[in-house]
The part of an RNA shown here (large-subunit ribosomal RNA, domain I) has 494 nucleotides and comes from an Alphaproteobacteria bacterium. Taxonomically the source falls in Alphaproteobacteria (Bacteria, Pseudomonadati, Pseudomonadota). Rfam family: Bacterial large subunit ribosomal RNA. Model confidence (mean pLDDT): 82 of 100.
Context: one part of a larger RNA
RNA sequence: GGCAUCUGGUGAAUGCCUUGGCGAUCAGAGGCGAUGAAGGACGUGGCAGGCUGCGAAAAGUUCCGGUAAGGUGCCAACACCCGUUGACCCGGAAAUGUCCGAAUGGGGAAACCCACCUCUUUAUGAGGUAUUUUACACUGAAUACAUAGGUGUAAAAAGCAAACGCGGGGAAGUGAAACAUCUCAGUACCCGCAGGAAAGGAAAUCAACCGAGACUCCGUUAGUAGUGGCGAGCGAACGCGGACCAGUCCAGUGGCAUGUCUGUAAGAACGAGAAGCGGAUGGAAAGCCGCGCCAAAGUGGGUGAUAGCCCCGUAUCGGUAGAAAGCAGAUAUGUCCUUGAGUAAGGCGGGACACGUGUAAUCCUGUCUGAACAUGGGGGGACCAUCCUCCAAGACUAAGUACUCCUGAUCGACCGAUAGUGCACAAGUACCGUGAGGGAAAGGUGAAAAGAACCCCGAUGAGGGGAGUGAAACAGACCUGAAACCAGAUGCUU
Numbered sequence: 001g002g003c004a005u006c007u008g009g010u011g012a013a014u015g016c017c018u019u020g021g022c023g024a025u026c027a028g029a030g031g032c033g034a035u036g037a038a039g040g041a042c043g044u045g046g047c048a049g050g051c052u053g054c055g056a057a058a059a060g061u062u063c064c065g066g067u068a069a070g071g072u073g074c075c076a077a078c079a080c081c082c083g084u085u086g087a088c089c090c091g092g093a094a095a096u097g098u099c100c101g102a103a104u105g106g107g108g109a110a111a112c113c114c115a116c117c118u119c120u121u122u123a124u125g126a127g128g129u130a131u132u133u134u135a136c137a138c139u140g141a142a143u144a145c146a147u148a149g150g151u152g153u154a155a156a157a158a159g160c161a162a163a164c165g166c167g168g169g170g171a172a173g174u175g176a177a178a179c180a181u182c183u184c185a186g187u188a189c190c191c192g193c194a195g196g197a198a199a200g201g202a203a204a205u206c207a208a209c210c211g212a213g214a215c216u217c218c219g220u221u222a223g224u225a226g227u228g229g230c231g232a233g234c235g236a237a238c239g240c241g242g243a244c245c246a247g248u249c250c251a252g253u254g255g256c257a258u259g260u261c262u263g264u265a266a267g268a269a270c271g272a273g274a275a276g277c278g279g280a281u282g283g284a285a286a287g288c289c290g291c292g293c294c295a296a297a298g299u300g301g302g303u304g305a306u307a308g309c310c311c312c313g314u315a316u317c318g319g320u321a322g323a324a325a326g327c328a329g330a331u332a333u334g335u336c337c338u339u340g341a342g343u344a345a346g347g348c349g350g351g352a353c354a355c356g357u358g359u360a361a362u363c364c365u366g367u368c369u370g371a372a373c374a375u376g377g378g379g380g381g382a383c384c385a386u387c388c389u390c391c392a393a394g395a396c397u398a399a400g401u402a403c404u405c406c407u408g409a410u411c412g413a414c415c416g417a418u419a420g421u422g423c424a425c426a427a428g429u430a431c432c433g434u435g436a437g438g439g440a441a442a443g444g445u446g447a448a449a450a451g452a453a454c455c456c457c458g459a460u461g462a463g464g465g466g467a468g469u470g471a472a473a474c475a476g477a478c479c480u481g482a483a484a485c486c487a488g489a490u491g492c493u494u
Base pairs, nucleotide, nucleotide: 001493002492003491004490005489006488007487008486009485015479016444017443020415021414022412023411024410025409026408027407028406029404030403031160032159039100040099041098042055043054044053046078049075050074051073061094062093063092064091065090066089070082071081105114106113107112115129116128117127118126119125120123131157132156133155134154135153136152137151138150139149164195165193166192167191168190169189175182179229205212206211216243217242218241219240220239226234227233247396248395249394250340254336255335256334257333258332259331260330261329262328263327264326270318271317272316276291277290278289279288292309293308294298300312301311302310345369346368347367348366349365350364351363352362355381376391377390378389379388380387431438432437451478454466455465456464457463
């Protein structure tokens, strides 16, 4: 030096666990905001750094209800205190609510600066003062009446929010194996507006000589008919089967809107809630042995190992107040005048229809023209006739459908800390970037801290050795503790 075995160190895999995630089902909710939101800044505790809560009345104040012996939020103790005259906690209703932020008195480099008016208990006080629209009132030019303008009052609006919706605009990478029509795609993105859904909707519809009978959504028809540098591609409808079904109004036995009155289901915290003992083992019994019991309750969780009968619960039963909304009924008020003309249709230019101008019907309209009036008009894919069918140019309409920022309950041949959300932990934190933005790592002592009194070495250390606790300390800042790597001991060998 090598090999083997053993003992350690380092290291963190693995196993087990779960506070957290992921997905789904069923319900709820589908908005918040000038009564100042969402989101923040700064404060607020006996000590107070972070989180949480709260707002100068500041981990809180008041009232009502519930509950019942403790409480004083978490990291996390210590101290002072509070509580059967009912604290803490839970439900409901109020008060307070700094500053910024639509931010709204003016300004502004957000959380700051500077004003005016009124009132009072004169102060570090309270209230008010943005803009636009509408309504009303008062004023009021050129200019006589007037109007414009001005002033005031009242009401409304604004801003935020995950997806879903309707509308207005609207790409490119790409595909076509290049590329221009085409495609991607009316997608992404921008803007406006709304609702719990939105949109659509009661035939100037389809069909085919038989008939159907608003709209929406799903399956099929069907990758069919078509369309297409007939390339790449795009791509219906009729019909059929389902989901759900609902029809009304424009002047009368009326509809619609709003208000008032009466009635009504569900619904909070919460309450009651059955039934087990003994023995051995063990640190501990719920496991084992023996003998019982309950069950409208043997879902689930906890308890020193695996508990129907120990605890919380579960099945089941009960559950007050006040208000709003919904629904039903009654009633009051207001409003609603006759079938839709610059329309249908046509020319030109575009767009939408599965349909790229094509034989191109149908729908929309920038522009120019421009009917008929039910003895009439539209459609049936150029156009004409016949036939069939419907009645445009007014309005409303639930359900079936889409979505989930959010709440509750339940579930999973979903994950189990390099997984599952980026985050199970002071996570959108630390950190990086001028900025837009990017973005981690990091869980586990034990049943219980019983978290190692005291002694010794050491620097009044770190660390260690005794002692002690504990079932275990090779469970000591920690479960288990593989391998790589390092060291020591022993044996063999060079």